Overview
This is a predicted complex of two RNAs, RNase P RNA and transfer RNA, with 408 nucleotides together.
């Protein structure tokens, strides 16, 4: 790090369901690898079918693949570590801009002169970035020439930047040429760039039953101005976090129908990106095909106790479904690898 | 299902990372008083809930856990 996390046609009890029958009997099924944390992603439901462009906010950030989707997973690249096998990695942009770099130190970013070195008789002044010292970090490194002393000042090698070529789907790698190459670090600081995201959540939501009002649905009429009419002209508001825009919906009067919240019940509710086996394909995550199979669905909430067997042991770990799935993270006695 | 928080014994500050770990109450010692309290002076007391990461440097930024509170 991974796997596993006893079995039973026995007895009693509990939940669901089917049947018989009328309150009882019989048959069948009955927690997990994490059901947990709620850290991500999706289905489903309501909200206007969530449309277009922008802003704000939030998230992600090498490349390719995989997937319903993801910040997950797989393979690779670069970087770091290790003798090695191998392991780790939130890894775009620092000449778009702003900001920060404490203390120490001469100097912390349009370079600087404390000690030292050189010029100079000395001081003052000037040159210098080799050496010392400070620091997490001091403006390419080593060598050689050069010089008053020095310095990419010149040269060789290494490093870097730019361009071209070659290989690769790509990230990137390799080679050649040119450039002496001052301009550091931090973006898990603001930010820029690219991409993604509407909000709320099964207490979503739907139906049934039970008074009245507000509200709601349907139908009719009415629905700005001018005009006989055709027609012409004008036109406000609300509804998605904000703005613009496109469409849609709503509004006044009368009549009819009908009954919100709440409570109770039913549905949603478990056949699903399902599980198992076999074959094929791919380095792999995964995908394709075939066959078999149905495996909790409660609502204050069932899944327990005893017995027997196996065993080194099972009295024993972590822990208990609550709409459902894919991941991540965390917990875990004993046994095995 | 959703949202906040954890800093001294208690209640709370800590702006955009640095010598900044603080305040009040409490506690300890002294002074005052015949004695006690109050007032006055001085001191101690903190791995900032735990563990990793980013950074030269983390109470602060990021991630994962633990605990508490609220709807």
């Nucleotide at each position: 790090a991974a796997u596993u996390g006893g079995a039973u046609u026995g007895u009693c009890g509990c939940u669901g369901u089917a049947g018989a029958u009328u309150a009882u009997c019989u048959g069948c099924a009955g927690a997990g690898g994490a059901a947990a944390g709620u850290c991500c992603g999706g289905g489903c439901u309501c909200u206007u079918u969530a449309g277009a462009g922008g802003u704000a906010c939030a998230g992600u950030g090498c490349c390719a693949g995989u997937u319903a989707a993801c910040g997950g997973c797989u393979g690779g690249c670069g970087a770091g570590g290790g003798u090695a096998a191998c392991c780790u990695u939130a890894g775009g942009g620092a000449u778009a801009g702003u900001g920060c770099c404490a203390c120490a130190g001469a100097g912390a970013a349009u370079a600087u002169a404390c000690c030292g070195c050189c010029u100079a008789a000395u001081c003052a002044a000037g040159g210098u970035a080799a050496g010392g010292g400070u620091g997490a970090a001091a403006a390419g490194g080593u060598g050689u020439g050069g010089u008053a002393a020095g310095a990419g000042c010149g040269c060789a090698c290494c490093g870097g930047u730019u361009u071209u070529c070659u290989g690769g789907u790509a990230a990137c790698a390799g080679a050649a040429a040119a450039c002496g190459c001052a301009u550091g670090g931090c973006a898990a600081a603001c930010c820029c760039c690219a991409c993604u995201g509407g909000g709320a959540g099964c207490a979503a939501g739907a139906c049934u039953a039970a008074a009245a009002a507000g509200a709601g649905a349907c139908g009719a009429c009415a629905c700005u101005g001018c005009g006989a009419a055709a027609g012409c002209a004008a036109a406000a508001a609300a509804c998605a976090a904000c703005c613009u825009u496109u469409a849609g919906u709503u509004a006044g009067u009368c009549g009819u129908c009908a009954g919100g919240g709440u409570u109770a019940g039913u549905c949603g509710c478990u056949u699903g990106a399902g599980u198992u086996u076999a074959g094929g394909u791919g380095c792999g995550a995964g995908c394709c095909u075939a066959a078999a199979u149905c495996u909790a669905g409660a609502u204050a909430a069932a899944u327990g106790a005893c017995a027997u067997c196996u065993u080194a042991a099972a009295u024993g770990a972590c822990a208990g479904a609550a709409c459902c799935c894919g991941g991540c993270u965390u917990a875990c006695a004993g046994a095995u690898u | 299902g959703c949202g906040a928080g954890a800093u001294a014994g208690c209640u709370c500050a800590g702006g955009c990372g640095g010598u900044c770990a603080g305040a009040g109450c409490g506690u300890c010692g002294g002074a005052u008083u015949c004695a006690u309290a109050a007032c006055c002076c001085g001191g101690a007391g903190g791995u900032c809930g735990a563990g990793a990461g980013u950074u030269c440097g983390a109470g602060u930024c990021u991630c994962u856990c633990u605990c508490u509170c609220g709807c």
Its mean pLDDT, the model's own confidence on a scale to 100, is 75.